[in-house]
């Protein structure tokens, strides 16, 4: 220098589900209560499978504690630029 793996930052894309009912405040909508829903922050559970096989790691599956259900924000994941670490040649 290059290749692989992991993390961080910037940037582009990024779904789902009531701006439902009532009250208060205020006139952007916010707060409280109620019922109904969503899964792709996080979390939890089972498991194909994998491993150093006593045990451990494991999802976009499942559950909705949390979060979310106009816009904004957020958003798993993917692309891209930069950067830190590890391994190899």
């Nucleotide at each position: 220098u290059c290749g692989c793996c992991c993390g961080c930052c910037g940037u582009g894309g990024g779904a789902g589900a009531g701006u439902c009912c009532g009250g208060c405040u205020c006139c952007g909508a916010g707060c409280c209560g109620g019922c109904g829903c969503c899964g792709a922050a996080g979390g939890a559970g089972c498991a194909a499978c994998c491993g150093c096989c006593c045990c451990g790691g494991a999802a976009u599956c499942u559950c909705u504690c949390a979060g979310g259900c106009a816009c904004c924000c957020g958003g798993a994941c993917c692309g891209u630029g930069g950067u830190g670490g590890g391994c190899g040649c």
The RNA shown here (Glycine riboswitch aptamer) has 89 nucleotides and comes from Bifidobacterium breve.
Its Rfam family is "Glycine riboswitch aptamer". The literature on the family includes a 2004 paper in Science by Mandal et al., "A glycine-dependent riboswitch that uses cooperative binding to control gene expression". Rfam's curators write: This family represents the bacterial glycine riboswitch.
The coordinates come from a structure-prediction model, not an experiment, and the mean pLDDT is 78.